[in-house]
Parts: sequence; structure tokens; C1' cells
RNA sequence: GACAAGGGCAAACUACUCCGAAAGGGUAGGGCGCAAAGUUUCCGGCCUACAGCCUGCGGGCCAAGGUAGCGGGGCCGCCGAA
Repeated sequence: GACAAGGGCAAACUACUCCGAAAGGGUAGGGCGCAAAGUUUCCGGCCUACAGCCUGCGGGCCAAGGUAGCGGGGCCGCCGAA
């Protein structure tokens, strides 16, 4: 980054005798979209709050959990005309 070529990934939703406290993830189907929707929590945001701390016992705080398809940065990579 071109109405090029060959391909790739897979949102919502559905299923599960799958993992997890939850958020969320996995597998199968599905296909909204994606030129890095490959990879990485380094920075910010957002989600959750088992444990822990606090409590007036109602609840509050908190990431070491998650989100890379929230943004930025790092690393790596396919094709390629004008």
C1' cells in the first nucleotide's frame, strides 16, 4: 500500500461432562471485521476482586488475575504494481 496473486486470522452468537473465585480463557461451529486481528503487559486505560487489608458488617480498598480485537511502545514477518 493496488478493485493484483496465493493465502491467513476470526467479533457477536451457539454448544461443551473443558479451565478459572470472577473478569476472562480453551475447543468446535459461526463470520462482524482485520494489512500485522503475528508476538510481547514495558507505559497508560478498562474489567474482575479469590486471597489480603479495613469496616459502622451494609460494604469499601487492592493485581500478583485478565484484556494485545482499547491506545502507545518493543520484537518479528508474507505479497508487492504504479